[in-house]
Background:
The RNA shown here (small-subunit ribosomal RNA) has 1463 nucleotides and comes from Rhodopseudomonas sp. P530(4). The organism belongs to Rhodopseudomonas, within Bacteria. Its mean pLDDT, the model's own confidence on a scale to 100, is 84.
RNA sequence: GAGUUUGAUCCUGGCUCAGAACGAACGCUGGCGGCAGGCUUAACACAUGCAAGUCGAACGCACUCUUCGGAGUGAGUGGCAGACGGGUGAGUAACGCGUGGGAAUCUACCCAGUGGUACGGGAUAACCCGAGGAAACUCGAGCUAAUACCGUAUACGCCCUUCGGGGGAAAGAUUUAUUGCCAUUGGAUGAGCCCGCGUCGGAUUAGCUUGUUGGUGGGGUAACGGCCUACCAAGGCAACGAUCCGUAGCUGGUCUGAGAGGAUGAUCAGCCACACUGGGACUGAGACACGGCCCAGACUCCUACGGGAGGCAGCAGUGGGGAAUAUUGCACAAUGGGCGCAAGCCUGAUGCAGCCAUGCCGCGUGUAUGAAGAAGGCCUUCGGGUUGUAAAGUACUUUCAGCGGGGAGGAAGGCGGUGAGGUUAAUAACCUUGCCGAUUGACGUCACCCGCAGAAGAAGCACCGGCUAACUCCGUGCCAGCAGCCGCGGUAAUACGGAGGGUGCAAGCGUUAAUCGGAAUUACUGGGCGUAAAGCGCACGCAGGCGGUCUGUUAAGUCAGAUGUGAAAUCCCCGGGCUUAACCUGGGAACUGCAUUUGAAACUGGCAGGCUUGAGUCUCGUAGAGGGGGGUAGAAUUCCAGGUGUAGCGGUGAAAUGCGUAGAGAUCUGGAGGAAUACCGGUGGCGAAGGCGGCCCCCUGGACGAAGACUGACGCUGAGGCGCGAAAGCGUGGGGAGCAAACAGGAUUAGAUACCCUGGUAGUCCACGCCGUAAACGAUGGAUGCUAGCCGUUGGUGGGUAUACUCAUCAGUGGCGCAGCUAACGCAUUAAGCAUCCCGCCUGGGGAGUACGGUCGCAAGAUUAAAACUCAAAGGAAUUGACGGGGGCCCGCACAAGCGGUGGAGCAUGUGGUUUAAUUCGAAGCAACGCGCAGAACCUUACCAGCUCUUGACAUCCCGAUCGCGGUUACCGGAGACGGUAUCCUUCAGCUAGGCUGGAUCGGUGACAGGUGCUGCAUGGCUGUCGUCAGCUCGUGUCGUGAGAUGUUGGGUUAAGUCCCGCAACGAGCGCAACCCUCGCCCUUAGUUGCCAGCAUUCAGUUGGGCACUCUAAGGGGACUGCCGGUGAUAAGCCGAGAGGAAGGUGGGGAUGACGUCAAGUCCUCAUGGCCCUUACGGGCUGGGCUACACACGUGCUACAAUGGCGGUGACAGUGGGAAAAUCCCCAAAAACCGUCUCAGUUCGGAUUGUCCUCUGCAACUCGGGGGCAUGAAGGUGGAAUCGCUAGUAAUCGUGAAUCAGAAUGUCACGGUGAAUACGUUCCCGGGCCUUGUACACACCGCCCGUCACACCAUGGGAGUGGGUUGCUCCAGAAGUAGCUAGUCUAACCGCAAGGGGGACGGUUACCACGGAGUGAUUCAUGACUGGGGUGAAGUCGUAACAAGGUAACCAAUCGUCGAACG
Repeated sequence: GAGUUUGAUCCUGGCUCAGAACGAACGCUGGCGGCAGGCUUAACACAUGCAAGUCGAACGCACUCUUCGGAGUGAGUGGCAGACGGGUGAGUAACGCGUGGGAAUCUACCCAGUGGUACGGGAUAACCCGAGGAAACUCGAGCUAAUACCGUAUACGCCCUUCGGGGGAAAGAUUUAUUGCCAUUGGAUGAGCCCGCGUCGGAUUAGCUUGUUGGUGGGGUAACGGCCUACCAAGGCAACGAUCCGUAGCUGGUCUGAGAGGAUGAUCAGCCACACUGGGACUGAGACACGGCCCAGACUCCUACGGGAGGCAGCAGUGGGGAAUAUUGCACAAUGGGCGCAAGCCUGAUGCAGCCAUGCCGCGUGUAUGAAGAAGGCCUUCGGGUUGUAAAGUACUUUCAGCGGGGAGGAAGGCGGUGAGGUUAAUAACCUUGCCGAUUGACGUCACCCGCAGAAGAAGCACCGGCUAACUCCGUGCCAGCAGCCGCGGUAAUACGGAGGGUGCAAGCGUUAAUCGGAAUUACUGGGCGUAAAGCGCACGCAGGCGGUCUGUUAAGUCAGAUGUGAAAUCCCCGGGCUUAACCUGGGAACUGCAUUUGAAACUGGCAGGCUUGAGUCUCGUAGAGGGGGGUAGAAUUCCAGGUGUAGCGGUGAAAUGCGUAGAGAUCUGGAGGAAUACCGGUGGCGAAGGCGGCCCCCUGGACGAAGACUGACGCUGAGGCGCGAAAGCGUGGGGAGCAAACAGGAUUAGAUACCCUGGUAGUCCACGCCGUAAACGAUGGAUGCUAGCCGUUGGUGGGUAUACUCAUCAGUGGCGCAGCUAACGCAUUAAGCAUCCCGCCUGGGGAGUACGGUCGCAAGAUUAAAACUCAAAGGAAUUGACGGGGGCCCGCACAAGCGGUGGAGCAUGUGGUUUAAUUCGAAGCAACGCGCAGAACCUUACCAGCUCUUGACAUCCCGAUCGCGGUUACCGGAGACGGUAUCCUUCAGCUAGGCUGGAUCGGUGACAGGUGCUGCAUGGCUGUCGUCAGCUCGUGUCGUGAGAUGUUGGGUUAAGUCCCGCAACGAGCGCAACCCUCGCCCUUAGUUGCCAGCAUUCAGUUGGGCACUCUAAGGGGACUGCCGGUGAUAAGCCGAGAGGAAGGUGGGGAUGACGUCAAGUCCUCAUGGCCCUUACGGGCUGGGCUACACACGUGCUACAAUGGCGGUGACAGUGGGAAAAUCCCCAAAAACCGUCUCAGUUCGGAUUGUCCUCUGCAACUCGGGGGCAUGAAGGUGGAAUCGCUAGUAAUCGUGAAUCAGAAUGUCACGGUGAAUACGUUCCCGGGCCUUGUACACACCGCCCGUCACACCAUGGGAGUGGGUUGCUCCAGAAGUAGCUAGUCUAACCGCAAGGGGGACGGUUACCACGGAGUGAUUCAUGACUGGGGUGAAGUCGUAACAAGGUAACCAAUCGUCGAACG
């Protein structure tokens, strides 16, 4: 920097990614070289070989060779070295390491200085003889040497000292040079010790300590020291984290990072620790010793069972463990080490090689040309595109690898010879040096160079939805699978698998693990805490932190200079060397640190002295529900007693439980008792907070004001600590009127463990003692200073003369508001602004404020406070919608007011259901159901049964044949399709005249046809619906971080976002309206088929005539709130039984349907992607079905009758149709009027049924219509509920048309007659605008909580069980050291001897490892059963929360109760 919470936004906040890096591992792949690296795990066990020896110039012996000069070999004695080099990181939280200092020390070999190196002695290994043993090895006797051992002498210096003195050395070899040895001084090197500072996590580890802290004496050590010991004192450490637990070698450095930091401690280097585990000492200059010793233990091996041997965390190597880490290689040529005079020997240190892409770096796998843009692949819109100059082809080159040849450097030395110098008595030897000679290379078939041949031998891996560079096809179909996060996959997947293509890196590429970064996501640099996580409930206050002003002084902090140190390597800079690079290397810088020293004195600190403004004290006043105690008052409720009085009272949405004729309630009088204090009363007062309210008294705290006086920084904050702390609750004792958890009853309800009602116990009250928590909130810690104002209010004070008013000021308490701040909301002198100081707290959500542990509590519980696991979010503020059993305004046949229906009957019709071989399919709340269907007997027809065809009923192409074809009539078979036969009519076109071309038919082959098969959730088109509702948007500007807002809101008005006014908006678009059609009035034009006033005529506008009228059909006019009055804001507009007018406020009706919603409907109108069928899911035919029928619903028709039925008479219509026709036909209108019937299942009603006739049609059986006669069912106005309609409307009456052979009660049109009602907007439904709440956005048909049931996961408790670690108390006591020592043994010295001295062994004591016992602590694992928790597309019960969520919510506390949410 990006992705991810949302419909979108800003913020908070976590998760994830891009980078770098690795001792890596895994997958796929693999040409070469250089430089590096290579058991991170089992400090697990180890076969085999090697890794430390050397010296004859210390010594004797034995042996070999000999030119007899000598040269060597072996095992021993002796010396030096085996404390280095090499390995590992178990232990260690420590003076272990780092850094800087220090004093009380030692130091072999080395260097320098001084002085010495004298005289003696006794042994012993080897060897020889003997013995034991399986072995390892051991024992006895005897001989021998030394640079082995011992004594004496000497002692400048050395050590001790009581200052008198005392003590202590040596080694020779060789032969004349050296070297060694002894003592001592100093140096160098190395080592030991001490100190300051730094060095992981846990406080759910808070106290630890008896050699402990110090002193004195003694011992011990190389050396200081409780290091050890005896005595004395009682100290020492710790909140600046002791003790305990866990983890860990430390550092230079390494990785990362801008840095500060974070992580790390492989390779290289320094230090430490360890060497099978534990303990111990010996030797030595140095060890408590990796390849030494002793003991104990475990393990392994040998054994003759008696005993022995061993220690790869050296180099190789083996097994094992593990994701995982190499050869039982070569050489001492170089560098280095040990020994040696040296030659030299030894050296798994080291130098090299081998294995491994483990990493870094370099090179190559060709180069140029080459379009027919080949073939093949893939895609395709079928045109082409792409792979792709890529290949082939042509011309070149030869790095690397291969073969052959040449060929440095790493070599210095050492040896031999010969000069010179030095040394010496010396021409010998030795040292230094010159020259000459022969020589020393593991690597090595080295590096490097040359030649040869030929493009020849050399490319993969990952990815391609976004982040993130790179896209298409096929397969699959929430399957298989992918996935770092978001997320893909349910039939068109750029996300799975394959392919083509592309992108990235490249001998590698990906993945995984772990690290830093990004992460300002622990914030020192550099974060926060009103609402996102986060201010302790509030005070007081020890430690700590911070602290006013002036002067002087100091120099701890601070600043500056100098010096020392900060190892080397690494990093960085400039150079150099390998062809380059990696790599190696020279120099510099740096190492930000520490220490010492010299200065400075502003600031901080220390010390000293002042000051008054911070703080405090005093004086005088003021207000107050501040606190504690005592008393007292009135109103009210309840109860008791009495009086009056009678039938109800009470309670609710409505009721009931309850009380009442045993007298309630009501009312009056008297009394009892408890609790609380109406009015005043107020964003009024007081208090630190909790909190405090009648009145009076007593005691008492704080605050404020005004003046001065005094003290002189006495201050602020405050971890722990201590105190206060609502309500509920607990304990003991009182009290108890009202209220009231629990409980009981009554209701409500599907249930109602609730809401409502009637009762009612704890409790509420008092005293004392606990508890210690609250949404203890301003969700805002305390203190101080600064930073515009305006308006209230409380308590003071001062001024204006004042109890009014006003000005000023101090202290509180509120509202609004600027700058500023804030994610926004908002805060804003009472800050959430600007600063300082101190404290507390936060670091994703859940798990969880839970478990365990501790502390407190009588208990309830409080406090402190995790982890496993799980999710990619959880959250804050604001925005737009949607929604609300939120609010306001408004509209609509929405309600109301009316009229007529439906729902009941019979029938028609559609649907569901059922049935069926089939009852084809679709439509499904409104917006499916007389719908698609403007018309199913066949056809239609898509369904079923049977029969039948397969290039097909239909289209195009190819091949062959024919010249046709087509039509009429008839016969046979068959249900028909179809098959066969016959008859009649008719008989192609063009041209180059060969045949070809075109056309038609038949036959054949395959491409294909065909499909009312699927998907309306892949689509187009069309349609429904909200809704003819008044809305939906845009440009520019402005406001806002932004989503967005504004405009479009507001005040009026309208049918209308219609118009007016106002306004940070100004304009515009789609809608509204108008323009269009029709009806209503008039005019003009025209006058046949229309009309007839006047004239003539007829049966008849029939005809002449006429065109005035009607009408027809073309064009105009007319209506615009234009006029008047009122009203309104002077506007828009509204009102008027106003004028005028045929018509008046959109005149009536129609057409016209904004942005969008419903994945609404339709693949069966049509079109169409994809999928499916292809002798069938296609085509044809016959018959059947779509017409079924216990039932249910919708829409209708006819009725139930007298406003009627029947009979008669009978006028006026308008559409429309008949191909054409104002001429002809359909054509008769029905209502009206007259007569009759007289309230009944009827002269109502017509269903049903019988029979006859008729129409259409190939055909009326399933299954059509009409008519006659006969039959004459239900039905007496319809429950709950529900529909339509506001005027030429409803109602009622008939007429016509489309479809159609026939078949309307349906549909669409037409006219006739012709009402009632609308107070009004409370309510129901739908809609519009504004506003409000929201946890909704798939938008309330939303969201969402808990129990129960099932599966899985981690975890707590748990009778216990099994381990680890460890404290304390005991037992025990190997080896060793020290002390003691009656025993045994004993060469050097002393002694004539006896013996002594000294030593060794043995014994014993002390310390102590292993081991054992007891009792605690702690930790891990496990455990029947059990507790809650988490997770899991479609389980159960309810509905708690989000809207007033239907009882406002919440916890925020507390108690009680209930399946559950919860009440």